[in-house]
RNA sequence: GGUGCGCGGGCCGGACGGUGAGGCAUCGCACUGCAAAUGCGACGAGAGCGGGUUCGACUCCCGCGCGCACCU
Numbered sequence: 001g002g003u004g005c006g007c008g009g010g011c012c013g014g015a016c017g018g019u020g021a022g023g024c025a026u027c028g029c030a031c032u033g034c035a036a037a038u039g040c041g042a043c044g045a046g047a048g049c050g051g052g053u054u055c056g057a058c059u060c061c062c063g064c065g066c067g068c069a070c071c072u
Stems, first nucleotide, its partner, number of pairs: 001071007010024003018055001026042005048064005
């Protein structure tokens, strides 16, 4: 330098062009002699950055950045 893949909440992680499942963690309550475990409830991201397409984009296209793999 080239090619491919990826980039999401505190963490992991699913997903379709029509407004982002679930789990863990956290907080509260119940339970308990106290805890743990368990149960119930609550909270929480608009998606690496910037453009474009579209009525509408995390999802498609372009550029840039970062990471990984391979090639030279």
A computed fold for a 72-nucleotide RNA from a Phototrophicaceae bacterium, annotated as transfer RNA. Taxonomically the source falls in Phototrophicaceae (Bacteria, Chloroflexota, Candidatus Thermofontia, Phototrophicales). RNAcentral holds the sequence, with entries from ENA. Model confidence (mean pLDDT): 81 of 100. It matches the Rfam family "tRNA". About the family: Transfer RNA (tRNA) molecules are approximately 80 nucleotides in length.